[in-house]
RNA sequence: AGAGUUUGAUCCUGGCUCAGGAUGAACGCCAGCGGCAGGCCUAAUACAUGCAAGUCGAACGCGAUUAGAGAGCUUGCUCUUUAUGAAAGUGGCGCACGGGUGCGUAACGCGUAUGCAAUCUACCUUAAUCAGGGGGAUAGCCCGGAGAAAUCCGGAUUAAUACCGCAUAACAUAAUUGAAUGGCAUCAUUUAAUUAUCAAACAUUUAUGGGAUUAAGAUGAGCAUGCGUGACAUUAGUUAGUUGGUAAGGUAACGGCUUACCAAGACUACGAUGUCUAGGGGAUCUGAGAGGAUGACCCCCCACACUGGUACUGAGACACGGACCAGACUCCUACGGGAGGCAGCAGUAAGGAAUAUUGGUCAAUGGGCGGAAGCCUGAACCAGCCAUGCCGCGUGCAGGAAGACGGCCCUAUGGGUUGUAAACUGCUUUUAUUCGGGAAUAAACCUUUCUACGUGUAGGAAGCUGAAUGUACCGAAGGAAUAAGGAUCGGCUAACUCCGUGCCAGCAGCCGCGGUAAUACGGAGGAUCCAAGCGUUAUCCGGAUUUAUUGGGUUUAAAGGGUGCGUAGGCGGCUUUUUAAGUCAGGGGUGAAAGACGGUGGCUCAACCAUCGCAGUGCCCUUGAUACUGAAGAGCUUGAAUACACUAGAGGUAGGCGGAAUGUGACAAGUAGCGGUGAAAUGCAUAGAUAUGUCACAGAACACCAAUUGCGAAGGCAGCUUACUAUGGUGUUAUUGACGCUGAGGCACGAAAGCGUGGGGAUCAGACAGGAUUAGAUACCCUGGUAGUCCACGCCCUAAACGAUGAAUACUCGAUGUUAGCGAUAUACCGUUAGCGUCUAAGCGAAAGCGUUAAGUAUUCCGCCUGGGGAGUACGGUCGCAAGACUGAAACUCAAAGGAAUUGACGGGGACCCGCACAAGCAGUGGAGUAUGUGGUUUAAUUCGAAGCAACGCGAAGAACCUUACCAGGUCUUGACAUCCCUCUGAACAGCCUAGAGAUAGGUUGGGCCUUCGGGACAGAGGAGACAGGUGGUGCAUGGUUGUCGUCAGCUCGUGUCGUGAGAUGUUGGGUUAAGUCCCGCAACGAGCGCAACCCUUAGGACUAGUUGCCAGCACGUCAAGGUGGGCUCUCUAGUACGACUGCCGGUGACAAACCGGAGGAAGGUGGGGAUGACGUCGAAUCAUCAUGCCCCUUAUGACCUGGGCUACACACGUACUACAAUGGCCGGUACAACGGGAAGCGAAGGAGCGAUCUGGAGCCAAUCCUAGAAAAGCCGGUCUCAGUUCGGAUUGCAGGCUGCAACUCGCCUGCAUGAAGUCGGAAUUGCUAGUAAUCGCGGAUCAGCAUGCUGCGGUGAAUACGUUCCCGGGCCUUGUACACACCGCCCA
Repeated sequence: AGAGUUUGAUCCUGGCUCAGGAUGAACGCCAGCGGCAGGCCUAAUACAUGCAAGUCGAACGCGAUUAGAGAGCUUGCUCUUUAUGAAAGUGGCGCACGGGUGCGUAACGCGUAUGCAAUCUACCUUAAUCAGGGGGAUAGCCCGGAGAAAUCCGGAUUAAUACCGCAUAACAUAAUUGAAUGGCAUCAUUUAAUUAUCAAACAUUUAUGGGAUUAAGAUGAGCAUGCGUGACAUUAGUUAGUUGGUAAGGUAACGGCUUACCAAGACUACGAUGUCUAGGGGAUCUGAGAGGAUGACCCCCCACACUGGUACUGAGACACGGACCAGACUCCUACGGGAGGCAGCAGUAAGGAAUAUUGGUCAAUGGGCGGAAGCCUGAACCAGCCAUGCCGCGUGCAGGAAGACGGCCCUAUGGGUUGUAAACUGCUUUUAUUCGGGAAUAAACCUUUCUACGUGUAGGAAGCUGAAUGUACCGAAGGAAUAAGGAUCGGCUAACUCCGUGCCAGCAGCCGCGGUAAUACGGAGGAUCCAAGCGUUAUCCGGAUUUAUUGGGUUUAAAGGGUGCGUAGGCGGCUUUUUAAGUCAGGGGUGAAAGACGGUGGCUCAACCAUCGCAGUGCCCUUGAUACUGAAGAGCUUGAAUACACUAGAGGUAGGCGGAAUGUGACAAGUAGCGGUGAAAUGCAUAGAUAUGUCACAGAACACCAAUUGCGAAGGCAGCUUACUAUGGUGUUAUUGACGCUGAGGCACGAAAGCGUGGGGAUCAGACAGGAUUAGAUACCCUGGUAGUCCACGCCCUAAACGAUGAAUACUCGAUGUUAGCGAUAUACCGUUAGCGUCUAAGCGAAAGCGUUAAGUAUUCCGCCUGGGGAGUACGGUCGCAAGACUGAAACUCAAAGGAAUUGACGGGGACCCGCACAAGCAGUGGAGUAUGUGGUUUAAUUCGAAGCAACGCGAAGAACCUUACCAGGUCUUGACAUCCCUCUGAACAGCCUAGAGAUAGGUUGGGCCUUCGGGACAGAGGAGACAGGUGGUGCAUGGUUGUCGUCAGCUCGUGUCGUGAGAUGUUGGGUUAAGUCCCGCAACGAGCGCAACCCUUAGGACUAGUUGCCAGCACGUCAAGGUGGGCUCUCUAGUACGACUGCCGGUGACAAACCGGAGGAAGGUGGGGAUGACGUCGAAUCAUCAUGCCCCUUAUGACCUGGGCUACACACGUACUACAAUGGCCGGUACAACGGGAAGCGAAGGAGCGAUCUGGAGCCAAUCCUAGAAAAGCCGGUCUCAGUUCGGAUUGCAGGCUGCAACUCGCCUGCAUGAAGUCGGAAUUGCUAGUAAUCGCGGAUCAGCAUGCUGCGGUGAAUACGUUCCCGGGCCUUGUACACACCGCCCA
């Protein structure tokens, strides 16, 4: 000293929370010792029992008891005397101290400082004086009586230092008179005289002690005053002894303290009165301090003593362990009556989270009594209990690595950690235990004795006295021996892993953790922090500058009153004089002690204690200073105001006048609609509307001028004009001379709506009615329409009453526009004053922004704020006719609420641009039948996955068995598959037979290699365990792969710069492009991933090379054919370079980039196509391709087999095929491809079959042979003639073919027969911009077989694009946002 928490991130405001210290504490776990402290905070609740205040015989009477002596004598009784002196009593002193508690009290109670000329003070000290002589009683004792008791009554008798007279008496008291001195008023002091009044006590050991009066001191007490000392204004008025006076009484004393009379005062916004709370201070805790909180222990003061009241005694009380009365409660009782007061020390009950022993001693200190010894003392000193706190000590120290065992963790033949820790070796003995020794606290009083002298004082010596205590302390003995826990470990905050759990159990101070990999729950290992304690809870201060005096704010975060006038108050211009209240300085007093701080010292240290010092910010007195403030006096003119002149204006109030528009009425003319809306309807209209014209009436508002204008304090003010009235500005500097500023309460004004009374009522228009819209529509739209809107008077008193910005004054760069003046000859231009605006410097601000009209720099005064919600609500009060306004909480609840700005995302916001996105076209889908996939349903099973685009002819480039993961049944358990070990066998393997559905089981035949002869390789069977196995789960634990936005043009970085920062800039802007493509500009300059290019293919020619390709020329040859020789011209093949780059020309453009047109060219502006997919998004898809963490199964969720299923079928959807026909179907003839494939293969010719196909086997491992001397649409000819047809082919029957162990469930093909729906398809919707769509066929993969699917190939070959308003998707800029899981958001009722 700060930290966490609002956000995707940022800055700020702001609350909440944490880290620190403290405690009279409590609770949980744990616990070795000692020292010093502390210990009912709650029930001022109730108390059993014991103790806590007595003492004096040297004041008095009496004298029990005991002992001795004597006498009488009955020998154990009486009397006398001596000593001892109990108990009770009279009397004196004490009991008013000490001890306890905090109920009451907001007060002269306390603190501090003064005063008493208004007072008292026992015991003590000093000084002076005195003590003469009498009297009557009474307790006690004795007798009698009453009562249960407490106690009381009567009679007789008695003493005093008890009581009462008398005498004496002043420096006493009171009164009167005089004088002197002093003082702050009343007065005080001294002195003189006179008068009046009041004293006493004795005891005795002869030493003393005690008594009375007066004066003084000391101590203690009383009273008064200044200042200080809680909360609430939702308590604003209170008071009759009240305030004062006079007189009297009372008191120790002043005083309404009390009484009578008189007066009407007294207190209060500087908070009276009331209500609530509370003992105050020294101090304690905290804090840098200022402050805040507290008032336990110790000290001072106060108050109280069961509750309330009262007095008595006394020096002192209205009295804790005294009295009386009343009350409540408890106890005793013979029911008549009595007794009691722990807030003393112990202790009990109760209450409570919670607080101790019915202890010892008067040894010390202190107190009471006493002459003293002494007695009393729960004050005090000690001990006991309690980790309640503070302080100190210990639980060992050193060595010791095989880094042991065990635990825990891991990538696990091993390593890490626990950890030098342990074991083991050596050493020490504090503490604990046992034994032994052993203090100080004690010196006095007193006793004995000595000395000095002033003869009762001082001093010396000896003796006596210890509760704590055999304690502290010291010594000895033995032995590591007797001694460690608690909390925490996600961040804040030091400390991390495993297991369990699975939004459960639980944690949590705040944020938050837990939904199957939790460092946050529970356990374990380890670690961290403290340590005889550690945590938790509670409370206080701090952090919190979060009430801000030090030290905050108020445009938008909470917060400027709606505006003015003005009272109190606060503040206030220049010069000068006086004063000295504030202020400053010196001196004095006080500020108790303890505490705090500093020094020194004592307990072994420390805590603790002792002593000395400082400090004590305060109050009082006094002396001085006089700058500033104040007070008083005198002046000044610049602030302020007045006067004069000029000037401005929708300033206000009252009256008059005007035109346009609207509505209504009348008339004219005229005919079918008008009106209204997005579209309509309600409404008006043939009884004549609307529209048009003329006239009349009514009420309200004032077009143009008009503005960024003007005026006003604000609200607000607009036709013209008159009257009255207020204000501002400028100029002159004439007058006054600080007259000023602000302004709590108060008063006035205060839009609209609303209220009351009376008018008025054209328009508009809440309520209301109807029509629409809508799922509904108590709305938006339409047609009507009443209050109201207008006027007068009276209320209401609120607004986003806003510049969300209080008023005043001064200062601080400029630019520009404008309004009203003035100066200058002037309209130009300039200067100046007062306004109204814009932009900006410095500065300020969280930023946005403000910026001479401040939100800058300063001063003065006022209002207001202190987290969000609850709530401007409730209650109370004031105002109001009401509506309501003003004032204005709490409980409870949340961890945020909020401001500004940033980046995204979004918008039925804007600008620009692109895309088969729309439009323009072509062909489809959606309707039919079939194929195929999906959903659903069904089923023993219909295995699983895919789900908007981006699942659905998808995984699957091909489910009859297999595949296969599913179901039923039958079987196996180290296993169908891998490695290792042991035993046995010699094979393995192949064939055959039997049982079985098969797996499987049994039988049988054939059948090896190397060798050092031990065996080995290899294989099989059996066995044990490590393990195998899993298409079981989790794609939300993952890798890899893939889809999609999207082949969209974007996504970023370095350095610099700007910004407090998130971030911005660059990447925006002007053009351009398919493109962040390029150019220009620019606080940016560069760069990277993307774009483009480089790659493949296609389109051209060139060169090279010619076999299996080709054939121009030459030759042979065939029915024909490059068939053959030959050749490489062409085609072609496949390799190499070339070619296209806006390169050239013209125009446009900014001298650019680029665009448009043209030339040349096979190709022209990325030529066509492909491969290629930035940063990222969708927790997108896939654990069933594969791999893989974790979890799960292990005679089963693994493995084998047979059969079945994945092919089901009321239905729904997607994708396709075939069609509905004449641009066609059928028949016949005839022409032209390309890409490919082929050995368990393609399969020719030839032959058979109507055909599928069969037979056949040439050729071909392929530019050679085959598929295939085959293309189809096309072309030529014929036929059909618009129909469910010679269209269409579903479905079904029969007969066949092929593949394959096997076509029943469940394959494909052929022939014959059958001949369904369908006549171009609703809403809606898809693809395509050129060799494209459409249409036609061919090949391939998979594959035994199975293609309308997928994929490749070529043939024929269009239409249209004006254009970017709209739909969808995307890009960029900008804007709004309360969204950030980001509009499928948030959020209201």
Predicted 3D model of a 1389-nucleotide RNA (small-subunit ribosomal RNA) from bacterium enrichment culture clone heteroC85_4W. It matches the Rfam family "Bacterial small subunit ribosomal RNA". The sequence is in RNAcentral, with records from ENA.